c-di-GMP-I riboswitch aptamer, 97 nucleotides, folded computationally. The model forms 100% of the base pairs in the Rfam consensus. It was read from a public genome assembly, where an Rfam model found it.

C1' cells in the first nucleotide's frame, strides 16, 4: 500500500419506543433506551424514498343570478428531508493475509 473481517483486544455508534425542544410537514437536535452496525464516521453528486409551508391545475365542491375572487378538497411540482435504501466521493481504529 492492497484485500479481507474468522478469532482477539481497545473502544465506538445507537433502530423502535418514551420525555423535552425546533419545524408547515417529512424530519433534526438533546436526554433516556438498544434493534442492530467494521465505516451505523463525513458529503445530497447519481438513482430511490418521504414531505408540501409555498407555487401550479382545462379537476371537484362551496359561495354567487352568472363570472371572478376567496375558502375547502384532490392532483402535480423540491427549493425541504433521509448517509441506518443502493451506488459514488472523502477520511479513519484494531487484527489477519
Nucleotide at each position: 500500500c492492497u484485500u479481507u473481517g474468522a478469532a482477539a483486544a481497545a473502544g465506538g455508534c445507537a433502530a423502535a419506543c418514551c420525555g423535552g425542544u425546533c419545524g408547515a410537514a417529512a424530519g433534526g437536535c438533546c436526554g433516556g433506551g438498544a434493534c442492530g452496525c467494521a465505516a451505523a464516521g463525513c458529503c445530497a453528486c447519481g438513482g430511490g424514498a418521504c414531505u408540501u409551508c409555498c407555487g401550479g391545475u382545462c379537476u371537484g365542491g362551496u359561495c354567487c343570478a352568472c363570472c371572478c375572487c376567496g375558502c375547502c378538497a384532490a392532483c402535480c411540482g423540491a427549493u425541504g428531508u433521509c448517509a441506518g435504501c443502493c451506488g459514488g466521493g472523502c477520511c479513519g481504529c484494531c487484527a489477519a493475509a